[in-house]
RNA sequence: AGAGUUUGAUCAUGGCUCAGGAUGAACGCUAGCGGCAGGCUUAAUACAUGCAAGUCGAGGGGGAUUAGUUUUCUAGCAAUAGAAGAUUAUGAGACCGGCAAACGGGUGCGGAACACGUACGCAACCUUCCCAAAACUGGUGGAUAGCCCUCCGAAAGGAGGAUUAAUACACCGUAACAUAAUGAAGUGGCAUCACUUUAUUAUUAUAGCUCCGGCGGUUUUGGAUGGGCGUGCGCCUGAUUAGGUAGUUGGCGGGGUAACGGCCCACCAAGCCUUCGAUCAGUAACUGGUGUGAGAGCACGACCAGUCACACGGGCACUGAGACACGGGCCCGACUCCUACGGGAGGCAGCAGUAAGGAAUAUUGGUCAAUGGACGCAAGUCUGAACUAGCCAUGCCGCGUGAAGGAUGACGGCCCUCUGGGUUGUAAACUUCUUUUAUCUGGGACGAAAAAAGGGCUUUCUAGCUCGACUGACGGUACCAGAGGAAUAAGCACCGGCUAACUCCGUGCCAGCAGCCGCGGUAAUACGGAGGGUGCAAGCGUUAUCCGGAUUUACUGGGUUUAAAGGGUGCGUAGGUGGGUCUGUAAGUCAGUGGUGAAAUCUCCGAGCUUAACUCGGAAACUGCCAUUGAUACUAUAGGUCUUGAAUUAUCUGGAGGUAAGCGGAAUAUGUCAUGUAGCGGUGAAAUGCUUAGAUAUGACAUAGAACACCAAUUGCGAAGGCAGCUUACUACGGAUCGAUUGACACUGAGGCACGAAAGCGUGGGGAUCAAACAGGAUUAGAUACCCUGGUAGUCCACGCCCUAAACGAUGGAUACUCGACAUUUGCGAUAUACUGUAAGUGUCUGAGCGAAAGCAUUAAGUAUCCCACCUGGGAAGUACGAUCGCAAGAUUGAAACUCAAAGGAAUUGACGGGGGUCCGCACAAGCGGUGGAGCAUGUGGUUUAAUUCGAUGAUACGCGAGGAACCUUACCUGGGCUAGAAUGCGGUUUGACCGUGGGUGAAAGCUCAUUUUGUAGCAAUACACAGAUCGUAAGGUGCUGCAUGGCUGUCGUCAGCUCGUGCCGUGAGGUGUUGGGUUAAGUCCCGCAACGAGCGCAACCCUUGUCAUUAAUUGCCAUCAUUCAGUUGGGCACUUUAAUGAAACUGCCGGUGACAAACCGGAGGAAGGUGGGGAUGACGUCAAGUCCUCAUGGCCCUUAUGGGUAGGGCUUCACACGUAAUACAAUGGCGCGUACAGAGGGUUGCCAACCCGCGAGGGGGAGCUAAUCUCAGAAAGCGCGUCGUAGUCCGGAUCGGAGUCUGCAACUCGACUCCGUGAAGUCGGAAUCGCUAGUAAUCGCGGAUCAGCAUGUCGCGGUGAAUACGUUCCCGGGUCUUGUACACACCGCCCGUCACACCAUGGGAGUGGGUUUCACCAGAAGCAGGUAGUCUAACCGCAAGGAGGGCGCUUGCCACGGUGAGAUUCAUGACUGGGGUGAAGUCGUAACAAGGUA
Repeated sequence: AGAGUUUGAUCAUGGCUCAGGAUGAACGCUAGCGGCAGGCUUAAUACAUGCAAGUCGAGGGGGAUUAGUUUUCUAGCAAUAGAAGAUUAUGAGACCGGCAAACGGGUGCGGAACACGUACGCAACCUUCCCAAAACUGGUGGAUAGCCCUCCGAAAGGAGGAUUAAUACACCGUAACAUAAUGAAGUGGCAUCACUUUAUUAUUAUAGCUCCGGCGGUUUUGGAUGGGCGUGCGCCUGAUUAGGUAGUUGGCGGGGUAACGGCCCACCAAGCCUUCGAUCAGUAACUGGUGUGAGAGCACGACCAGUCACACGGGCACUGAGACACGGGCCCGACUCCUACGGGAGGCAGCAGUAAGGAAUAUUGGUCAAUGGACGCAAGUCUGAACUAGCCAUGCCGCGUGAAGGAUGACGGCCCUCUGGGUUGUAAACUUCUUUUAUCUGGGACGAAAAAAGGGCUUUCUAGCUCGACUGACGGUACCAGAGGAAUAAGCACCGGCUAACUCCGUGCCAGCAGCCGCGGUAAUACGGAGGGUGCAAGCGUUAUCCGGAUUUACUGGGUUUAAAGGGUGCGUAGGUGGGUCUGUAAGUCAGUGGUGAAAUCUCCGAGCUUAACUCGGAAACUGCCAUUGAUACUAUAGGUCUUGAAUUAUCUGGAGGUAAGCGGAAUAUGUCAUGUAGCGGUGAAAUGCUUAGAUAUGACAUAGAACACCAAUUGCGAAGGCAGCUUACUACGGAUCGAUUGACACUGAGGCACGAAAGCGUGGGGAUCAAACAGGAUUAGAUACCCUGGUAGUCCACGCCCUAAACGAUGGAUACUCGACAUUUGCGAUAUACUGUAAGUGUCUGAGCGAAAGCAUUAAGUAUCCCACCUGGGAAGUACGAUCGCAAGAUUGAAACUCAAAGGAAUUGACGGGGGUCCGCACAAGCGGUGGAGCAUGUGGUUUAAUUCGAUGAUACGCGAGGAACCUUACCUGGGCUAGAAUGCGGUUUGACCGUGGGUGAAAGCUCAUUUUGUAGCAAUACACAGAUCGUAAGGUGCUGCAUGGCUGUCGUCAGCUCGUGCCGUGAGGUGUUGGGUUAAGUCCCGCAACGAGCGCAACCCUUGUCAUUAAUUGCCAUCAUUCAGUUGGGCACUUUAAUGAAACUGCCGGUGACAAACCGGAGGAAGGUGGGGAUGACGUCAAGUCCUCAUGGCCCUUAUGGGUAGGGCUUCACACGUAAUACAAUGGCGCGUACAGAGGGUUGCCAACCCGCGAGGGGGAGCUAAUCUCAGAAAGCGCGUCGUAGUCCGGAUCGGAGUCUGCAACUCGACUCCGUGAAGUCGGAAUCGCUAGUAAUCGCGGAUCAGCAUGUCGCGGUGAAUACGUUCCCGGGUCUUGUACACACCGCCCGUCACACCAUGGGAGUGGGUUUCACCAGAAGCAGGUAGUCUAACCGCAAGGAGGGCGCUUGCCACGGUGAGAUUCAUGACUGGGGUGAAGUCGUAACAAGGUA
């Protein structure tokens, strides 16, 4: 510090996600040790049990008990034991009294507040204990608890009687510098006032104990400490909470308090708070700090520390210095427990612990040794504060699980291209070494120093110094030493990208993974396992949460033309901002100083634990607040002044600016009259409609309403909406000019007010045209549309509402500055239509600059300042609820749940368009011939079947693989058989021959039987060779996957395209080049050009054909010579021909056109003329095109079968559909007779001549030929003659019957051919559709391959031999340029809405049930305050009666709980219902994206 993810790719916008750090965590797997920390975040839920606050006998009455001494008695000889008494010491359990219990400890309910933080203030206050100072400590009295007795009660507890003490209580005396009042004087301040001095009057106090040292008590002053109160500033969210408040705000007078105060009360006034957010609602303890971050910030507030609040829920006071009191009290309520049913008891949010809740959080431990606290003179007691130990990897930190050597790179595992190699891996084994940790043995702490008692010294008092004994929970712990021995100790996650780390097997869109993108449908580095690797390590991962990344709320540090985002426009309030100059002040601002900012934390330095974590010391910091002193540039403020901003006035000028009234003509419709006759109208075409009752058309007149042609424009005006015939009246505004006037009066503008197209609403008019709704006619599969004919609201006017628009320049307003060019409107200047300058507008183009780009560019989207408005992923949704406005329609404001990983912008390359331009092609057109109709052949589909083997399926499958299925082929089916198998190699064992012959069985294969029988070397055993059998290796598969592949092939397409290097342009994808102007068959060539070159394609080079030449001359040829039936022979090589080498054609020449080009047109010459004809040749790529059944091949599958062999059958079926051929329907013909002319091929398992036989297929025969020699082999159409005469025929030949021939083991299923007979359909073919542009179509025959046989197919060959092309509007396909795009799997694309089904969240909803809260009323416990008839009464007064005072009771006021009624708000739930979202290949249409077919 970034990365992944929208796209085919790109840039930018924008969200989502990840890598980091952190945690009081939890869960999963795993686990050796130690140190230091931490440990109910949930139910402030309920709690069993124990402990957590007591202490003081030096305050008091008392004294159980224990110990000692002693006396007496009893037992006993005695020791001794027991009992009773006295005395000394001790002093339990209660009680009165004092102090403490208000601290310490816990929790975070409530509370948005002076609660907290910070800084001040109190002239408005209190403060036990402590310190200092001053003074005092006299007298008296009556009770009461305890104890004792009686009684009630189950208990808790209570009642009564008697008696008693105090540092308990009461009274009296004394008393001030205290308190109060009044007077006088002085000082000070902050308004009320405060302080000092003084005088008078009044009021008020105490307690004793003692070890005699002392400890206490009362009053007062001061201090210290702790509190109380007040104020400034800071302190969460919501405006879908905008008004709140009656003790409310203030005053006067009282009451109350420690104290000020509406804190409370009576009276008076009507205030007070609030858009700088009152009130209300929600949430929350606050802070130091903690986490993160570069910082600013954001989130949090466990532990530790400060403050606050609370103590079962609520209320209340008492006591006290202090409480409205966690382990006190009273009452109400809920809950739990005890009960004898009458009543009682209780409060763990103290420490442990239990239950419950929960993902989740510990021991019912030890000790007061230390630190601290309470009490006490003290010893001491108490202390779940504290210190410690236990549990937990919860976190942080440290240590270890060994170190060195060791290569036959072992075994095993895994992988591979598998005789072998790689990896695990120096890893192991093995050798040497070490001993931290663990284990055992021994030693063994620091923390402890005191206080106290006592002694001594100093000291006026207080006090200080010194000597001095005792005391350790932790703990026999830390630590140290010794012993032996590598001995006791490694896991977890991950390995597709982000992100470090790869292979095999299994699985087969299943199981599963997943943080995002996404993996998995038979070769998964993504699932599961394994091997290996990577990362971290006693931990590792996951989950949750926070910060970061996120500049994704932007103060630092963002935006608003098109991505989300400028308010529809103006006026204007508050607010914000504001011209020049002078003077004052000093609020902001800046500087110095002082106070404060607790400690801890953080940072730095140092120190202590072996290190670290941790702890300690010091420094710095705490960016803040307060005070004070100074500075005065800027801002502010006060005052003065100026004119340039702004405004007013004067003169001139401009305009569809506004309002009102009047007037006008054209058009339209209607009416009347007239002329006139058959249609009019309307459309793509029609129809509805109108019309013989006279339309349309034409003319005249009349009526009505609405809108204003031409001028007219890129014009003008207005704030916007908007404004258009002419005239007038009223009115507003802009601009220019030079004077004058005011003197900053300005800009913006939240709320507010006004205006605001169209449509719509209300009332009343008006109603010609047009025209929602509606009706009809068309179109259509449908057509609730587009088109047509009608037609009502409305459109118009007046008044009143509505208040929204793509209200757009998708661009808020104001001011200033910043290159130019051109056009235009209106002014001004000289006199002018040129021209020029200037001002204000309105536009176009372009530079710098800006921008993601497109683009903007003095009318900014540039450079700056000020103010306002608005935005923060898409959808849900501008929806719901609420509120405001409205007559309504609706408008304004405006969410959430849920869901997705995108949605969106600009530009790029393609593809596409029922977009455009241009060009080409048998693409259309012009022609010729077909197909589609018939029967037949063949292929396919379908059907059938035991099987009808498989593949090919739009073009680019269908006479295709197959160039030839009777058996074989053959892959299919049925049956019977084989299993190392049909072939080959190697090794082992065995036999001895092998070959051959014969028999049985069988459909054959096969099974089986018999027979015959070795060679070489060696004496032999044996070895070798050969052959058979058998065993082991190894085979075989036309089984699957063409979507794992190679190779080959089809198609676009023989279309003219497809790219690269360098340069240049662009942020980039990309572009340029390759576009443009011409031209071409061609990206062919030329010219131009930020391009210059190059490659694959085109063309050419190759083959063939057309002309000629040279060479050569047999099997070819024959002009001349001879010869013959015949080029048969001699002869010859001229010609033809054959086959080798050359020549020839290049727009080369001429004319024209063209840009002095390329090229085109015409012509000459030439055998051939503009690539002469034909062929081979197929760019980058597309279709996951075809083929695993040609071949090759990965993977998978079968192995007595999916392999191999065999017989028969099938591939040849047959209602039907389609494709492709051949034959026909006839006279341009059929038939008969005669007759002429090819080319290219084949041939020895062959072609087969002559001749003979047969009607013929064919048979016999045998010559020749391995072929320019022989042969297949008669070419046919043609030509000549004859016949047929338009007919189902002398056309046509299917089908069937019979007889044959040939091939072949074999023609039944299932061959071809011949002869005789038979003689279907068919008379030129609907919609539609195919081929062909010249030696072509059409037509005619010939040959080859395959092949035993079988050709209408296919591949070749020649013969005869046309017609037409105006042309490119249209159909199809293609190239190129441009345009639009929401497409990129690319239009066979994308995509919208209803309906149906499932699930999810949500709104409404008769209601129902809770929570919170308000108002009114009722009621009113305890308590406090007031009153007091009743009743009781120790202290004081009084001789007494009685009184004062007090208690109880009653009562008034306030008030908790409770009740009733009415609201508000919030949550849950609800039959039914509304829309929304998401789902598999559902239904209906096709709305949008191209002119998306009606923009």
Molecule: small-subunit ribosomal RNA
Organism: uncultured bacterium